A computed fold for a 687-nucleotide part of an RNA from a Candidatus Saccharimonadia bacterium, annotated as large-subunit ribosomal RNA, domain II. The coordinates come from a structure-prediction model, not an experiment, and the mean pLDDT is 85. RNAcentral holds the full RNA, with entries from ENA. It matches the Rfam family "Bacterial large subunit ribosomal RNA". Rfam links the family to the GO terms structural constituent of ribosome and ribosome.
[in-house]
Context: one part of a larger RNA
RNA sequence: UCCAGCGAGUUAAUUUACAGUGCGUUAGGUUAAGCCAUAUGGCGGAGCCGUAGUGAAAGCGAGGGUUAAUAACCCGAAUUAGUACUGUGGAUUAGACCCGAAACCGGGUGACCUAACCAUGGGCAGGCUGAAGCGUAGGUAACACUACGUGGAGGGCCGAACCAGGGACAGUUACAAAUGUCUUGGAUGACCUGUGGUUAGCGGAGAAAUUCCAAUCGAACUCGGAGAUAGCUGGUUCUCGUCGAAAUAGCUUUAGGGCUAGCGUCAUAAACUACCUCCUGGGGGUAGAGCUCUGUUUGGGUUAGGGCCAGCAAUGGUACCACGCCCUGGCAAACUGCGAAUACCGGGAGAGACUAUUAUGGCAGUCAGAAAGUGGGGGCUAAGCUCCAUUUUCAAAAGGAAAACAGUCCAGACCGCCGUCUAAGGCCCCUAAAUUCUAGCUAAGUGGGAAACGAUGUGGAGAUGCAUAAACAACCAGGAUGUGGGCUUAGAAGCAGCCAUGCAUUUAAAGAGUGCGUAACAGCUCACUGGUCAAUUGUGACUCUGCGCGGAAAAUAUAACGGGGCUCAAGCUAGAUGCCGAAGACGCGGACUUCGUACGCAAGUACGGAUUGGUAGACGAGCGUUCCUCGUGUUGUGAAGCCGAGCCGGAAGGCCAGGUGGAAUGCGGGGAAGUGAGAAUGCUGGA
Numbered sequence: 001u002c003c004a005g006c007g008a009g010u011u012a013a014u015u016u017a018c019a020g021u022g023c024g025u026u027a028g029g030u031u032a033a034g035c036c037a038u039a040u041g042g043c044g045g046a047g048c049c050g051u052a053g054u055g056a057a058a059g060c061g062a063g064g065g066u067u068a069a070u071a072a073c074c075c076g077a078a079u080u081a082g083u084a085c086u087g088u089g090g091a092u093u094a095g096a097c098c099c100g101a102a103a104c105c106g107g108g109u110g111a112c113c114u115a116a117c118c119a120u121g122g123g124c125a126g127g128c129u130g131a132a133g134c135g136u137a138g139g140u141a142a143c144a145c146u147a148c149g150u151g152g153a154g155g156g157c158c159g160a161a162c163c164a165g166g167g168a169c170a171g172u173u174a175c176a177a178a179u180g181u182c183u184u185g186g187a188u189g190a191c192c193u194g195u196g197g198u199u200a201g202c203g204g205a206g207a208a209a210u211u212c213c214a215a216u217c218g219a220a221c222u223c224g225g226a227g228a229u230a231g232c233u234g235g236u237u238c239u240c241g242u243c244g245a246a247a248u249a250g251c252u253u254u255a256g257g258g259c260u261a262g263c264g265u266c267a268u269a270a271a272c273u274a275c276c277u278c279c280u281g282g283g284g285g286u287a288g289a290g291c292u293c294u295g296u297u298u299g300g301g302u303u304a305g306g307g308c309c310a311g312c313a314a315u316g317g318u319a320c321c322a323c324g325c326c327c328u329g330g331c332a333a334a335c336u337g338c339g340a341a342u343a344c345c346g347g348g349a350g351a352g353a354c355u356a357u358u359a360u361g362g363c364a365g366u367c368a369g370a371a372a373g374u375g376g377g378g379g380c381u382a383a384g385c386u387c388c389a390u391u392u393u394c395a396a397a398a399g400g401a402a403a404a405c406a407g408u409c410c411a412g413a414c415c416g417c418c419g420u421c422u423a424a425g426g427c428c429c430c431u432a433a434a435u436u437c438u439a440g441c442u443a444a445g446u447g448g449g450a451a452a453c454g455a456u457g458u459g460g461a462g463a464u465g466c467a468u469a470a471a472c473a474a475c476c477a478g479g480a481u482g483u484g485g486g487c488u489u490a491g492a493a494g495c496a497g498c499c500a501u502g503c504a505u506u507u508a509a510a511g512a513g514u515g516c517g518u519a520a521c522a523g524c525u526c527a528c529u530g531g532u533c534a535a536u537u538g539u540g541a542c543u544c545u546g547c548g549c550g551g552a553a554a555a556u557a558u559a560a561c562g563g564g565g566c567u568c569a570a571g572c573u574a575g576a577u578g579c580c581g582a583a584g585a586c587g588c589g590g591a592c593u594u595c596g597u598a599c600g601c602a603a604g605u606a607c608g609g610a611u612u613g614g615u616a617g618a619c620g621a622g623c624g625u626u627c628c629u630c631g632u633g634u635u636g637u638g639a640a641g642c643c644g645a646g647c648c649g650g651a652a653g654g655c656c657a658g659g660u661g662g663a664a665u666g667c668g669g670g671g672a673a674g675u676g677a678g679a680a681u682g683c684u685g686g687a
Stems, first nucleotide, its partner, number of pairs: 001687006011094013028049003034043003053060002063075003097235002100232001104225006115199009124189001126158003129154001133150006162186003166183005201217001203213003210219001238622006248261005262366002264363007273356002276350007288338001289336002294332004299327004303322001305321002307318004369394010399410003414590004419586003425580003428564003434577001436576006447566001453550002457547006464540004474532005480505003485499003511526001515524002591612001593610007623676001625673010641660003646655003
């Protein structure tokens, strides 16, 4: 991993709703324990529900309560149905759909491992060092002291056994659930060790590490309480049909859980009830707008007050600050003398049964939502960000388009068809359909990624200057004088800088100088002027606009059209006509559901209309398995089981030739369940 078998809403009591049955509806229905006893029988009426309510209650009673009072108010009556059992859906109490803790408590079992201790035994090759004491000699007044011997101390030294386990490597489904090799530490001691014994879990032991107490230790193991509890995770077994959510609000030691409401479903009941269209009546302070108010704000005028200056003062001046007023131009979620569209509420009419409303009761699920458009808050007018509002889609939706792509666009899949038309989107090839038509644009492969900004790219529109009295460009020539303007400066001469400012003169024209240049001059050049040349109009500068250009750097490989490839458009703009294109629509056939009409006792049949995506979930109808009961069959001329071509049914499923097998087994009605397997790191067995 696979296969087979096993494997999860059960049972009891009480209660509630619905359905069925009995009795009852002229107010009744029913027994429990128990007894007689074996008849799904009888007895048993205690009790329960109903027949009257109301009050906290005493109580009163078609009334009761409140109260001083009915004055008011609240709950009732004014006439009516229940009850017992069975089934099903829920609830409660029980293990209560199944499996799953870590833990808690109680009784026991453990010190053959290991820790400490007690008793009694055992072990430590060999070598080294040489303490005290003692002796002898020297020495001293006597000690002391010195030397040489002797001696054999020491948690002494080296190092086997033994004990340990510091380092490295190997091993790591190992030789081994702690090992091997090499190396290392202790090795007469707080040493090592045999045997026997003692200490026990709310405990013991501990040279102390939460360390050890039998491969288990922040509290051993074992059995029991016990099916502990698990707002958590996982799993929960046949089929078809109808409808079909939520991810929100409030409260919550609440936030991944609940309760009530909202939204779903089923039953019952009810009105043209909701919805839609038209008419009509409303309130509003949003968008926008505006600046009267509240604030803020541009420039100017005027003018209180203040500042500054002058002045002894009076007073005067002021390009400073500035209330108010006037003119001018703005801003505002917490500004409004204005003010929509929508939305919402009320009334009237109409249409139709397409959409679906309300009430009561049974049963849920949902309380993690996601993206997109729009209006906003937070954030950086960041986020596949976050929080609201509103709409859509996904969730719970398949199909077509977007190359691929839950949330975008189109469109909502009952089934069949080798039929038709369309949507979005497309029509050169991959690839279904135009190498279609008309008029333009683009040269950048722009198209097929990006900004500020930059540029004689190119198309269109507009307004404008100069010019046959010769423009623009090119060429030839001039481009001067006061003057080296004044200042500054070492110098400053057109050209570092400052000032005057374009002064004047001669002129066809020539700046107190456009740029280069010099240390400063010089030099080159420009503006400006004359000439040559010569314009089917030419030549400048400008505004708006279409499409392009640059700006443009990333990590494996083109890689920023899906690809090929495209400018002879298959690119862009505007227009035209066709076609393709979906599970959409239509056509034909069939099925379910539901409504209407007709027939029918009913089941149902016929016709017509509408419907039939679906998670959680509600509801309906069935298939199959085991057993019981009543009825009825098959079977050694071969039952069940197994294999199995074929046939039938809308599905679960059913039938059957043949083979195998060798003794039981089906069908119809009713009943009861240990009733359906693919998942639970499921359990057992096998491969």